């Protein structure tokens, strides 16, 4: 925030002001004022208007929407009409006095008024009862008209006034208002009905006032609304009942639409007012700012008792992510009261707060290149911010100063006038004209002028989606993230910066809804393999349904009328400077109702038809079903005979059986189960399923020809029946087989696979269970759409002696294939094609076919069937690879066949580990480990310790100085050493010119740019290298095929060392690889003969010399080998096999040569290089140490273990190399290493240089040795500045392990293995290593099953980081979610019962009682009140 009316009524202050009296205290009068405040009474308070709020608690309902009904109703104020307003009475509040209480509030006595209350009168077209009659009707009644009888009414107030009357108040007349009755209107309300209106069936049955009737009560009114009686009904699968949620609508958001979501603001309706209940008053309420009761809460209290209800406007607290001022005004619009002025109005009009939203505007415009400064970046040239700024020329919105509206029309009053009314020019009412008055917003909108670019730009983003890129920092950290995903040292993805992009007084984020999503598909999806066809029938409801015809008009279609509120959306016109906003008009509102019409289609109906469906008749086919009987083979067992030591079983065995006689074999018997051959993508059945033969009973399909019925059909939610195997119950049966179980094997284990046994079970009868990859992973029906080829049943034609064969129809059952479909695979008249009808089912993966609930079951379990939580996938089909203890073909010292080793010993060397000041670093399966390192005492050297140095050990640039400088040698000092310094001595000593001291060079000193780094990253790189692998492969162009990834070519048949070649082929060609071309070796020819060679001649110790160039050899050039020739095989090919010739034969041997790629293989320590790091040190220079350590482990080697040998003596034959700071001969010395000395040779000339194994002879005699040589002692040699850590070699002495090596493992296919020595690089010295050279010189290969590696084709795949893949389960710890759980607690609800407030109603009412009646009165009566009882609660 709801009051108002003094023109309904009685009563009636005070302060203040003025005046008088009184000494004063004080008192009186007038005014204030008939005012304030209070009371009686009326209207309002239930809102034509409105509220405001809860977004709304309740309500799933006639609550709402829409259209109807009310003949079943009411309606104050308002309008119209008619009539009236008469006569009396008794109280009571206020007030006064007394009194109770703390208060709130009362109580008693006394007085008084009314438009308060009451009685009587009169009254119609009101109402009641009983009659007559008309119209309409839903047949119930309604509305009229009329007769008789009964009943019900009222109030006055204010103004004016001539005559008449008067108690002078007035009566009376008149006007206005009020009041009463009746009818009508308007408005509003009540009630009823059709249709529409959320989710759950894991809610399937609900209901006793329930459903209906009769009678009564109640209401304004119908009605079980209530009561009594009677009947037993009513609702429900088109979803009752129950549970959950929810105010409904116009509209709003979204969407192309259909839809989906929603119900703020505005508007209509409903419901509620602290919670629950109740009535009263009233026209209207069961009443937001009324009453009563109960309850919760808050407040007051004297503890006795009281008060309150913001879901009105503001405001406070609380809650929350979050939501405003305790403002101004009734000036306008509207409402209440009033005759009016007026009062009231948190309705409303305005203002304030919040960028919350929409709209509009500004923060400046033009010009301006030294492209300023500065920032960022940079390849150092520049680029970019950027005409951007500054500067110059302008403009003036907003903000500041000045002026300044419209919104105002009324009402009242005044003036003038007209009309109504009236006796009246009064009063009153109405109209017209003029005047006065009224503005919250607000000094607001708007306008003018003044000065001056001044006071006014942010936010997000910049990996893709998605417009926009760089630098720095960080380094799987910090962080980002809508999805994919970024970040592990070069991040356009994190953080900052510069720049850019998008919006802009906003911009981002979060939440919500729709869209995209055809991702619930009506429009508009699917179900072989991706999710999805019930295991299969019968059949109810329902849905759908052949041809012709009659009628109806429910559906359908057309038109008219009514309605579909306003606002909103849309169109158009207009008003604010524009727009948002607002106003006028229109359209639309797809709906509902009603009237009329049409009759094709659907439906209903009439009559017919035969093609769908069915019946009758004649046939043949069949493991179709049920019952009974019969049969033979086999297994096992029993009895008997023969017979003897094994049998059985397996990959191999064992458990097992057997001398108590097995196995084997013969004869006889018992019992149970199953039915070989036929047998077949053959048959039958709805499916599950059905197999010896015979009999009986019985279902269905098919073919043929006629007759009949006349749409009888299809599908099928529920329902019902059948339903493999296993399992369960009862009773039988039990031969074989065989879960469980036992034993034996296998194995790391083996609760398995294998073996020996063996119980349930398998079989029968009856009864349950109801599931399977119950599969064609494909529901049923009908119709249509190329073919080819089998097969089963029946029929027709032709033909035949007959069986066949051939053509053809129907019904099944297979394969191939066209169109079409499909994501592909595939399907294809037996559709997954083209269409229609019906049913079932699906909606990402997991959780889960699970939990809970329900139903079924004896149980096992079945059927129905979620959610929380969690993931970003799960899945289908196909493709390329890779892989397989998949297949096929084929290679390789891959295996096999051989020879020799390694693994055992000692030593050498490398690595790991350990140690250390350091033991520098790298390399780690093959493909690291005698590797980088073709050679660590110093150096190397990168490591450690210690000591120096700082433009540096090294490069470029600048300045100054010097050119007897620098430098070299000797020497001194500093613990050692070097650099530097220092002392002394010696050596040594510039160049060109234009002749200027210039240029160049060298050194020193100085400053800074810089040097330097074996510091990090080989996962930032180049280059180089290893490996698969010298394996035969790897690709491209064009064409073709495929939606595509891709395929084809490159596969296939042969062949090869080879993708080598041939043939074929939707492929045709080409490239990199293979091969060849190159080197070397093997034969011959030719050219040339020195340093090489020597046949013949001469000569010597010797090709030494003469001579010669034939031979050997050397090194240039050629020849030769090509499957060329012959035969055979082969496809007439390629090619292979054999042969000839030949020095060599099928790439003659060897080498070089390494495709596309793989391993983030190796190397930043060869070199180069990005980035990072250090800069008196991580650079650089030194000395010493270390890389050489040593319990141990591994790799690679050497030497051995001996007699095919060791030792001693003698003796023969190479190749390829190297040499001047070099190789070094002859000679001499030393046992030797070596030394002295020095000829020759820059080498086909000289030297290293003696080759060794071999051969000849001797010795040793099987042993830790005359094997073996480690280790150690001693003495030496050489290199070197220097052999201690730490070299090699020699001599003397010593004489270790080792007697052929476990598991395992390596090399080699011919001049190879094995064995023997020789040389070279590196290098002062150091070789068992490495790289080469020759000598001697084997064995074996049946073959490709297996191991390893590789190639091609094919197949499977859940792998693609590609099997060293992927992946499953338990357990441990922590956390989350759900289920169960002894129980416990709250809420809701059913039934029965107890107590019961307020209250309505009924009854009683002995107490109390003014109006009316009787009565003179007392008193009585009627009526009422308190109180009591009862139903409900």
């Nucleotide at each position: 925030a709801a009051g108002u009316c003094g023109a309904a009524c009685g009563a009636g202050a005070a302060a203040g002001g003025g005046g008088g009296g009184g000494c004063a205290a004080c008192u009186c009068c007038c005014u204030g004022a008939g005012u304030a405040a209070a009371g009686u009474g009326g209207c309002g308070c239930a809102c034509g208007g409105g509220u405001g709020g809860g977004u709304g608690a309740g309500u799933a309902a006639c609550a709402c929407g829409u259209g109807g009904a009310u003949a079943a109703u009411c309606u104050a104020c308002c309008c119209g009409a008619c009539a009236a307003u008469c006569u009396g009475g008794g109280a009571u509040a206020a007030c006064a006095u007394u009194u109770c209480g703390a208060a709130a509030g009362g109580a008693a006595u006394g007085c008084u008024a009314a438009u308060a209350c009451c009685g009587a009168a009169u009254a119609a077209g009101c109402u009641c009862a009983c009659g007559a009659u008309g119209u309409c009707u839903u047949c119930g009644g309604a509305c009229g008209c009329u007769g008789u009888g009964g009943g019900a009414a009222a109030a006055g107030g204010c103004g004016g006034g001539g005559a008449c009357c008067u108690u002078c108040g007035g009566g009376c007349c008149u006007g206005c208002c009020g009041u009463u009755g009746u009818c009508g209107g308007a408005u509003g309300a009540g009630u009823c009905c059709g249709c529409g209106u959320c989710c759950c069936a894991u809610u399937a049955g609900c209901u006793a006032g329930u459903u209906g009737g009769u009678a009564g009560g109640g209401u304004a009114a119908u009605g079980g609304c209530c009561u009594a009686c009677c009947a037993a009904g009513g609702c429900u699968a088109c979803g009752a009942u129950g549970g959950g949620u929810a105010g409904c609508u116009g509209g709003u958001c979204u969407g192309a639409g259909a839809g989906g979501a929603u119900g703020a603001u505005c508007a209509g309706c409903c419901a509620c007012a602290c919670u629950g209940g109740a009535a009263c008053u009233g026209a209207g309420a069961c009443a937001c700012g009324g009453u009563c009761c109960a309850g919760a809460c808050u407040c007051c209290u004297a503890c006795g008792g009281g008060a309150g209800g913001c879901a009105g406007c503001a405001g406070u607290g609380g809650g929350g992510a979050a939501u405003u001022u305790u403002g101004c005004g009734c000036a306008a619009u509207g409402g209440g009261c009033g005759a009016a002025a007026g009062c009231c109005u948190g309705a409303c009009g305005c203002a304030g707060c919040a960028a919350u939203a929409c709209c509009g505007c500004g923060u400046g415009a033009g010009u301006g290149a030294u492209g300023a400064a500065g920032g960022c970046u940079c390849u150092u040239g520049g680029g970019u911010c950027g005409u951007a700024a500054a500067g110059c020329u302008c403009u003036g919105u907003c903000a500041g100063a000045g002026g300044g509206a419209a919104g105002a029309a009324c009402c009242u009053c005044c003036u003038a006038u007209c009309a109504u009314a009236u006796a009246a020019u009064a009063c009153a009412u109405g109209g017209c004209a003029g005047g006065c008055c009224u503005g919250a917003c607000g000094g607001u909108a708007c306008c003018c002028u003044c000065a001056g670019a001044g006071g006014a730009a942010g936010c997000a983003c910049c990996g893709g989606c998605u417009a926009a890129c760089u630098c720095c920092g960080u380094g799987c950290c910090a962080g980002c993230a809508g999805c994919c995903g970024c970040g592990g040292u070069a991040a356009u993805a994190c953080g900052g910066a510069g720049g850019g992009u998008g919006c802009a007084a906003g911009c981002g984020u979060u939440g919500u809804u729709c869209g995209g999503a055809a991702u619930u598909a009506c429009u508009g999806g699917g179900c072989g393999u991706a999710a999805a066809g019930c295991g299969c029938g019968u059949g109810u409801a329902g849905g759908c349904g052949g041809c012709c015809u009659u009628g109806c008009a429910a559906g359908u279609c057309a038109g008219g009328c009514g309605u579909g509120a306003a606002a909103g959306c849309c169109c158009u016109c207009g008003g604010c400077u524009u727009a948002a906003c607002c106003g006028g008009g229109g359209a639309a509102g797809u709906g509902c109702g009603u009237c009329u019409g049409a009759a094709a289609c659907u439906g209903c109906u009439u009559g017919g038809c035969u093609u769908g469906a069915g019946u009758a008749c004649g046939g043949g086919a069949g493991a179709g079903g049920g019952a009974g009987g019969c049969g033979g083979a086999a297994u096992u067992c029993c009895c008997a005979g023969u017979g003897u030591a094994g049998a059985g079983g397996u990959g191999a065995a064992a458990u097992u059986c057997g001398u108590a006689g097995a196995u084997a074999u013969u004869g006889g018997g018992a019992g149970g189960a199953a039915c070989a051959c036929c047998g077949g993508u053959g048959g039958c059945g709805a499916a599950a399923g059905c197999g010896g033969c015979c009999u009986c009973c019985u279902g269905g399909a098919c073919c043929g020809a006629u007759a009949c019925u006349g749409a009888c059909g299809c599908u099928g939610a529920g329902a019902u029946g059948c339903g493999a195997a296993a399992g369960c119950g009862u009773g039988g049966g039990g031969g074989g087989c065989a879960a469980a179980c036992a034993g034996g094997a296998u194995u790391a284990g083996a609760u398995a696979c294998c073996c020996u046994g063996g119980u349930a079970g398998u079989c029968c009868a009856c009864g349950c269970c109801g599931u399977a990859a119950a599969c064609g992973a494909u529901g049923g029906g009908u119709a249509c759409u190329a073919g080819g080829u089998g097969u089963u049943g029946c029929g027709g034609g032709u033909a035949u002696u007959g069986a066949c064969c051939c053509c053809u129809g129907c019904a099944g059952u297979g394969c191939c294939a066209a169109a079409g479909c499909u994501a592909a695979c595939g399907c294809a008249u037996u559709a997954a094609g083209u269409a229609c009808c019906c049913c079932g089912c699906c909606u990402g993966g997991g959780g889960a076919g699970u939990a809970c609930g329900g139903c079924c079951g004896c149980a096992a379990g079945g059927c129905u069937a979620a959610a929380a939580c969690u993931c970003a996938a799960a899945g289908g089909a196909a493709u390329u690879g890779a892989c397989g203890g998949g297949g096929g073909c084929c290679c390789g010292c891959a295996c096999a066949a051989g020879c020799g080793g390694u693994g055992g010993a000692g030593c050498a060397u490398g690595u790991g580990g350990u140690u250390u000041a350091a033991u520098u670093c790298g390399a780690c399966g093959c493909a690291a480990c005698g590797c980088g390192a073709a050679g660590a005492a110093c150096c190397u050297u990168a490591c450690c310790u210690g000591g120096g140095c700082u433009u540096g050990a090294c490069a470029u640039c600048c300045c100054g100085a010097u050119c007897g400088c620098a430098c070299c040698c000797u020497u001194u000092g500093g613990a050692a050493a070097a650099a530097a310094c220092u002392u002394a001595g010696g050596g040594g000593u510039c160049a060109g010119c234009u002749a200027g001291g210039c240029u160049g060079g060298a050194u020193c000193g100085g400053a800074g740019a810089c040097a330097g780094g074996u510091g990090c990253u080989g996962c930032a790189u180049g280059g180089c290298u290893g490996u698969c692998g010298u394996c035969a492969g790897c690709u491209c162009g064009u064409g073709u095929c495929g939606u595509g990834a891709g395929a084809u070519g490159u596969u296939g048949g042969g062949u090869u060392a080879a993708g080598u070649c041939c043939c074929g082929c939707a492929a045709c060609g080409a490239g990199c690889g293979c091969a060849a071309c190159c080197c070397u070796u093997g034969u011959c020819c030719u050219u040339a003969g020195u340093u090489g060679c020597c046949a013949g001649c001469a000569u010597u110790a010797a090709g030494u010399u003469g001579g010669g160039c034939a031979c050997u050899c050397u090194a240039g050039g050629g020849a030769g080998a090509c499957u060329g020739c012959c035969g055979g095989u082969g496809u007439u090919a390629a090619a292979c096999c054999g042969g000839a010739u030949g020095a060599a034969g099928g790439u003659g041997g060897g080498g070089a040569u390494g495709a596309c790629g793989u391993c983030a293989a190796g190397u930043c320590c060869u070199c180069a290089u990005g980035g990072c790091c250090c800069u008196u040190a991580u650079a650089u220079c030194c000395a010493g140490g270390g890389c050489u350590a040593c319990a141990c482990a591994c790799g690679u080697g050497c030497u051995a273990c001996a007699a095919u040998g060791g030792c001693c003596g003698g003796u023969a034959c190479a190749a390829a190399g190297g040499g001047c700071a070099g190789c070094u001969a002859u000679a001499c010395c030393g046992c030797a290493a070596g030394g002295u000395g020095g000829a020759g040779c820059g080498a086909a000339u000289c030297c290293c240089a003696g080759a060794a194994a071999g051969c000849c002879g001797g010795u040793c005699u099987c042993a830790g040795u005359u094997c073996g040589g480690a280790u150690u002692g001693g003495a030496g040699u050489c290199u070197g500045c220097a052999a201690c850590u730490c070299g090699a070699c020699u001599c003397c002495a010593u004489g270790a392990a080792g007697u052929u090596g476990g598991a395992a493992u390596c090399g080699c296919u011919a001049g190879u293995a094995a064995u023997c020595g020789c040389g070279g690089a590196u290098c002062a010295g150091c070789a068992u290593g490495c790289c080469g050279c020759g000598g001697u010189g084997a064995a074996u290969a049946c073959g490709u099953u297996c191991c390893c590696g590789g190639g091609c084709c094919u197949u499977g795949u859940a792998c693609c980081c590609a099997c060293c893949g992927c992946c499953c389960g338990u357990c441990a710890c922590a956390c989350c979610a759900c289920g169960g759980g002894a129980g416990u607690u709250g809420a809701a609800u059913g039934u029965a019962c107890c107590u019961u407030a307020a209250g309505c109603u009924g009854c009683c009412g002995g107490g109390c009682u003014a109006a009316c009646c009787c009565g003179c009165a007392a008193g009585g009566g009627a009526g009422g009140c308190a109180g009591g009882c009862a139903u409900c609660u």